[in-house]
RNA sequence: UAGAGUUUGAUGCCUGGCUCACAAUCAACGCUGUGCGGCGCGCCUAACACAUGCGAGUCGAGCGAGAAAGUCCGCUUCGGUGGAUGAGUACAGCGGCGCACGGGUGAGUAACACGUGGGUAACCUGCCCUUCAGUGGGGGAUAACCCGGGGAAACCUGGGCUAAUACCGCAUAAUAUCCCGCCGACCUCGGUGGGCGGGAUCAAAGGAGCAAUUCGCUAGAGGAGGGGCCCGCGGCCGAUUAGCUUGUUGGCGGGGUGACGGCCCACCAAGGCAAAGAUCGGUAGCCGGUCUGAGAGGACGCACGGCCACACUGGGACUGAAACACGGCCCAGACUCCUACGGGAGGCAGCAGCGGGGAAUCUUGCACAAUGGGGGAAACCCUGAUGCAGCGACGCCGCGUGAGCGAAGAAGCCCUUCGGGGUGUAAAGCUCUUUCGGCGGGGACGAAUCUGACGGUACCCGCAAAAGAAGCCCCGGCUAACUACGUGCCAGCAGCCGCGGUAAUACGUAGGGGGCCAGCGUUGUUCGGAAUUACUGGGCGUAAAGGGCGCGUAGGCGGUGCGGCAGGUUCGGUGUGAAAUCUCCCGGCUCAACCGGGAGGGGUCGCCGAAAACGGUCGUGCUGGAGUACGGGAGAGGGGAGUGGAAUUCCCGGUGCAGCGGUGAAAUGCGUAGAUAUCGGGAGGAGCACCAGCGGCGAAGGCGGCUCCCUGGACCGUGACUGACGCUGAGGCGCGAAAGCUAGGGGAGCAAACAGGAUUAGAUACCCUGGUAGUCCUAGCCCUAAACGAUGCUCACUGGGCGUGGCGCGCCUUGCGCGCGCCGUGCCGAAGCUAACGCGUUAAGUGAGCCGCCUGGGGAGUACGGUCGCAAGGCUGAAACUCAAAGGAAUUGACGGGGGCCCGCACAAGCGGUGGAGCAUGUGGAUUAAUUCGACGCAACGCGAAGAACCUUACCUGGGCUCGAACGGCCGUGGACCGGGGUGGAAACACCCUUUUCCCGCAAGGGACUGCGGUCGAGGUGCUGCAUGGCUGUCGUCAGCUCGUGUCGUGAGAUGUUGGGUUAAGUCCCGCAACGAGCGCAACCCUUGUCCCUAGUUGCCAGCGUUAAGUCGGGCACUUUAGGGAGACUGCCGGCGACAAGCCGGAGGAAGGUGGGGAUGACGUCAAGUCCUCAUGGCCUUUAUGUCCAGGGCUACACACGUGCUACAAUGGACGGUACAGAGCGUCGCCAACCCGCGAGGGGGAGCCAAUCGUUUAAAGCCGUCCUUAGUUCGGAUUGCAGUCUGCAACUCGACUGCAUGAAGCUGGAAUCGCUAGUAAUGGCGCAUCAGCAGGGCGCCGUGAAUACGUUCUCGGGCCUUGUACACACCGCCCGUCACAUCACGAAAGUGGGCUGUACUAGAAGUCCUGAUCCCAACCGCAAGGAGGGUAAGGCCCUAAGGUAUGGUUCAUGAUUGGGGUGAAGUCGUAACAAGGUAACC
Repeated sequence: UAGAGUUUGAUGCCUGGCUCACAAUCAACGCUGUGCGGCGCGCCUAACACAUGCGAGUCGAGCGAGAAAGUCCGCUUCGGUGGAUGAGUACAGCGGCGCACGGGUGAGUAACACGUGGGUAACCUGCCCUUCAGUGGGGGAUAACCCGGGGAAACCUGGGCUAAUACCGCAUAAUAUCCCGCCGACCUCGGUGGGCGGGAUCAAAGGAGCAAUUCGCUAGAGGAGGGGCCCGCGGCCGAUUAGCUUGUUGGCGGGGUGACGGCCCACCAAGGCAAAGAUCGGUAGCCGGUCUGAGAGGACGCACGGCCACACUGGGACUGAAACACGGCCCAGACUCCUACGGGAGGCAGCAGCGGGGAAUCUUGCACAAUGGGGGAAACCCUGAUGCAGCGACGCCGCGUGAGCGAAGAAGCCCUUCGGGGUGUAAAGCUCUUUCGGCGGGGACGAAUCUGACGGUACCCGCAAAAGAAGCCCCGGCUAACUACGUGCCAGCAGCCGCGGUAAUACGUAGGGGGCCAGCGUUGUUCGGAAUUACUGGGCGUAAAGGGCGCGUAGGCGGUGCGGCAGGUUCGGUGUGAAAUCUCCCGGCUCAACCGGGAGGGGUCGCCGAAAACGGUCGUGCUGGAGUACGGGAGAGGGGAGUGGAAUUCCCGGUGCAGCGGUGAAAUGCGUAGAUAUCGGGAGGAGCACCAGCGGCGAAGGCGGCUCCCUGGACCGUGACUGACGCUGAGGCGCGAAAGCUAGGGGAGCAAACAGGAUUAGAUACCCUGGUAGUCCUAGCCCUAAACGAUGCUCACUGGGCGUGGCGCGCCUUGCGCGCGCCGUGCCGAAGCUAACGCGUUAAGUGAGCCGCCUGGGGAGUACGGUCGCAAGGCUGAAACUCAAAGGAAUUGACGGGGGCCCGCACAAGCGGUGGAGCAUGUGGAUUAAUUCGACGCAACGCGAAGAACCUUACCUGGGCUCGAACGGCCGUGGACCGGGGUGGAAACACCCUUUUCCCGCAAGGGACUGCGGUCGAGGUGCUGCAUGGCUGUCGUCAGCUCGUGUCGUGAGAUGUUGGGUUAAGUCCCGCAACGAGCGCAACCCUUGUCCCUAGUUGCCAGCGUUAAGUCGGGCACUUUAGGGAGACUGCCGGCGACAAGCCGGAGGAAGGUGGGGAUGACGUCAAGUCCUCAUGGCCUUUAUGUCCAGGGCUACACACGUGCUACAAUGGACGGUACAGAGCGUCGCCAACCCGCGAGGGGGAGCCAAUCGUUUAAAGCCGUCCUUAGUUCGGAUUGCAGUCUGCAACUCGACUGCAUGAAGCUGGAAUCGCUAGUAAUGGCGCAUCAGCAGGGCGCCGUGAAUACGUUCUCGGGCCUUGUACACACCGCCCGUCACAUCACGAAAGUGGGCUGUACUAGAAGUCCUGAUCCCAACCGCAAGGAGGGUAAGGCCCUAAGGUAUGGUUCAUGAUUGGGGUGAAGUCGUAACAAGGUAACC
């Protein structure tokens, strides 16, 4: 040393990336502000181009010359002129010093450029300081100036005069320099240095002052400061840059320099550098420091300070103490300007300023007052260094925009559940203060003598008035802060995750809130977080990551004793590490920022010294590491040669007949020319059954019949020998399965490609029949792999158990013995480790050494480059772009054409249906003015509908109403309301006539009812079932779903609930880190089956009487009714089981293992259904989407589907006769008898509010007759006619009756439904709804079967387990081509540019050399001349720009082309994930 969000259904598991919060900034942009002040900072881009001004001068005390205006005086012919002053001034010149400082910039530079520490015995140093000696005597010129000439200009030139601290001889001179001789010292061996003697060479300048003196000058010695050169060490990236180098490396001699040096030259030698990274490429000024960080580190190098480099670009020298010189010179180039066209001039990366570029960076200010610099003796001059001011919220710091009181709380605005809440003491109001700003006054420090730009500034005093001064961002999570409206995957937001598709705390606005505040946000950048490059401080079995394996070079690391050394190391001392910065202390501006003083810290640094453990090194030992020797056995270790039998195939022959072969089934194929089969013989190639074993050997790849030859390694034993000889191993070298390649052989079987046959929608596959490379051998390549233990090698240490291979030892009870040791190979497991899984003496434990490798996914093991290869290809190996993940392990589910166990009319077995026909009914569709709406796999479709002619009714058309069809409150008004009647109309409705108030109260008035007007509420079957409640369906009457505590796990979670049995059941028993509990199951409830009790009418009738009749008397036994009880519990017996639970069998019983049936539906699932039952949020509508009415529609019909009815007939139909129910229902009803009608029905009216009366003849059945296989005496649709009933009304559109009509249909394709017993099937009866309408629904009773071997298969389900890339959960996920759009990249005939190598050419200026031309004052010489100097000119080398040629490298671009990424929807298939339907993968 603080973390958070984001991969999942979940994991407070891991790995891993992305993102955020922090700090910082030479910043910029947006909004805001022009409130104040202080201190800082201000072209990061074009080292782009620059107008204008300023930025380096100064000295008259070095020297010569030397004005003018003006003023004064004199003279004057009044035109002028002389003198003085101005003034030895100005300007210019000679000379001296300065101009190499100061100031700017960062282009270049990867270098001794910088930093740090050293060296110089290899050096220089003007001005300054100290010290020593000297300063004598001469000489000749020259600029200025004057005269003349050339030029547009810049400027050049001839002649003449003149001075010096300018220049030149001479003299003198040393501790200077050089040479010689002699004698000592020191050290780093090459110098330093002392003494004595001799010889040679070299100096100077004067100025000021009356003077003293002073400033200079010359030669030397020393100092200080400054510099040059050299060296150690340190600090960027790229190896897809691996070799570089000929002045190169060294030597000798020389040149050159202040100085060493290959710096330069001649000669000689052949070296030098490099994997500890030379060379090349890219990038970059370096540092003190700055930012960040806990630190280590990382990034940066603005401002300030040190160093370097540069000054338009390139080259060059001159002068000088110092330069190769920013405001100097020469040349070349580009550019700009002037020009009379001949020539000239210029260089802001100084200060300010302009243009340009850019997101972006200031005034053409004041002053030398201070500090500093140059010159001067000084006064002083110069100074865009500097000190100040200006502009810019660019940064840091400080201050203000007011303070107190002030309502249970104004207004406005916002929200609201309408009550209220918020803004909010906020405002107003009252009281107070005056910082800052404003106005007025005073007024500094900075100044040691004079002198103040800043500046009337800071500061102080006074005056007035709350008066002049607030914004920006945010409010889904991270992250502090929530509501309303608008919007409706739109508009938009977004740092990441993600928001927005009608209730958005995520968009926009508002209110409110949070944060910061003269600022606030955004963007960019850096560090941090990131232990996400891990030195501190990471990893590599499965997440990214162990090299395929070995040998071995460099390197790294290295057993044990003794001794020496001291380079590493440690300690002490010392030097240095500039200042500033940083930290601490103290101090100054009112504080702070800022500034001053003191102290501290900081190096892998230098030097001196000490120690000797460790490491190193040298020496000498040791044996335990390693090796050797000897003895022994084991082995598919390797190579070569030979050899064996079985089998396949082929060939020959025999036997033999029609097939064989092959598959899921087939076909292709083979076979009557004789196959297959079988026997005999032969050929050839390849591989070696059994033995054979998680056995053996090998480094890995890999190795398997037998024999021989050659050969490697390991192991055991002995402990004889060597004496650390060791381990690892970058490069390197070798080996390296299969496939593949080259050449030549070989080829039986197998078998890519290929062909055919199948399969299939297709089938370039899976299956089948064939079949070539290849597989085999020899020689040579290739060099890859899921080359895996996905686990590098070596060494040491750390509990065990069980197997197995090899060798040895011990013991005896010699056996199929026991024990022990070493080496190998497996399994299980302790501690420990691990994210978990797992590993666990064969480590993935604990340590040591060395190597290899990793750093999000995709792009991609791709491209380019290099290299290897015959090729295929291998090795090395990116980027753009794109994503917010990609992953590992484990968890819970779900799923599987995974497994196990088990259920269910699930299949099977069986019976009857549906699907075909006609009709009914529902639905779709189509139709329509409307055919109202909903329901859509199971789980919509005879469903909501348990009753659509009107009504219903929600739809359509038309006609009406608007407080409305119904209801409540209030206000106003009227009087009844009700009832009766008329007109119009289809009705609603409209208009009109008629009758008429009641209650309380004295009254005023109030009330009830009602009409009208108004108002607040209305109304809506309008939308949203994806905003909801409630209810319901479904999985499913399935046996499951959970909880508490405990335990286990880092966690999701597990355990319990799994297991062994058993059950219909998580039912029960047993076991168990679980122990209990809840919701479910079961039971309790209803009904039915037996019995008993009670009760006996309306029920019943055994016996008695009676009748036509349980009709009556009688009776309550029976039946029955309806209330209560009994009964069944695996209770009993036997067997099985575990002594259990329970199962099987039996007895008894009306009933037996839940007796039958019903009611009862766990946690949950399906955004299942319903806003049209009801309720309800939101939205919409208000003379209509409300409401009333008439008519129509929901009943339509070319079709399609579901559910039914009736049939197709003889187990039937028709007719006649005859028997037996139950459960219901009935007064707006059920309706008897009787009469009429063929009948529906009508008449009739008894009885019954019902165990009383009615419905009510049940039907199938039984008895008998006919029908005789026919579209019929089956079937009844359809249609015609005639009727009945209900109802206001049967046209659209009811049911029923009679007569007539008699359709399709002769058992129903693929497919599909129900049912396991009083069930299916079959027969009728009743009820609800209902005026009427039933083939539907709900019930009832009658008759009454068949079958179940069994659980392989289909469907659904339960439990356990397994795999998973699924979790919207297999109706999942997901791959590739193609098509379209878009983006970046590669290739490409080429094209264009940058940088650069090599060769040649050319060659300005310049140094150097020569210098016969020309010139010349000083010295010598009387002179001539000489010495010497200079110059034109010439010349060698070098060399800038330029040119030619040819390479390298890099960037851009390029028709076309290649793959890649992304994209809402597209096309084709289905490769992968479940055994993914052919296991997958390399």
RNAcentral holds the sequence, with entries from ENA, Greengenes and SILVA. This is a predicted structure of a 1482-nucleotide RNA (small-subunit ribosomal RNA) from uncultured Acidobacterium sp. It matches the Rfam family "Bacterial small subunit ribosomal RNA". Gene Ontology terms of the family: ribosome and structural constituent of ribosome. The source organism's lineage runs through Bacteria, Acidobacteriota, Terriglobales, Acidobacteriaceae and Acidobacterium.